[in-house]
Molecule: c-di-AMP riboswitch aptamer (ydaO/yuaA leader)
Organism: Nonomuraea pusilla
């Protein structure tokens, strides 16, 4: 000197997932902020067909009754969703992240889990998460109190 690994402390990133107080021998947890499901009315949803009642907004609403069809579930965090294909692993993509912010640039992700036939929205009101992973000598250029999100 250059590569490469590990460990502290600080920063800093992705996330709701962070501080505070008890405890840490009996004693495990409370609570603040954040974040997520369920859960009324209104509305929204509701297989066709045909018949028949009732209502009153007159072409609408609910109930029933027969026939056909139809049963492949459905849902929920998340950004992570969808499509080709030369062939099973590649490629794009909705959509989401870093680079303080904004733009141009430039680097990346498009995962994965849960519920168990069951749930639209939803005031009240009931249940829950608050874990994990990652970098740390790099940097392109202009511009702004604008922008951005609810």
């Nucleotide at each position: 000197c250059g590569c490469g690994g590990a460990g502290a402390c600080a920063c800093g990133c992705c996330c709701a997932a962070u501080c505070c107080c008890u405890c840490c021998c009996c004693c495990a947890g409370g609570g603040a902020g954040c974040c997520g499901g369920g859960g009324a009315a209104c509305c929204a949803c509701c297989g066709g067909u045909g018949g028949c009642a009732c209502g009153c907004c007159u072409g609408c609403g609910u109930a029933c009754c027969a026939c056909c069809a139809c049963u492949c579930g459905g849902g929920g965090u998340g950004a992570a969703u969808c499509c080709g294909a030369u062939a099973c692993u590649c490629g794009g993509u909705a959509g989401g992240g870093c680079u303080g912010c904004u733009c141009c640039g430039g680097c990346c992700c498009g995962a994965a889990c849960c519920c168990g036939u069951c749930a639209g929205c939803u005031a009240a009101c009931c249940c829950g998460g608050u874990a994990g992973g990652c970098g740390u000598c790099g940097a392109u250029g202009a511009g702004a109190g604008g922008a951005g999100c609810u």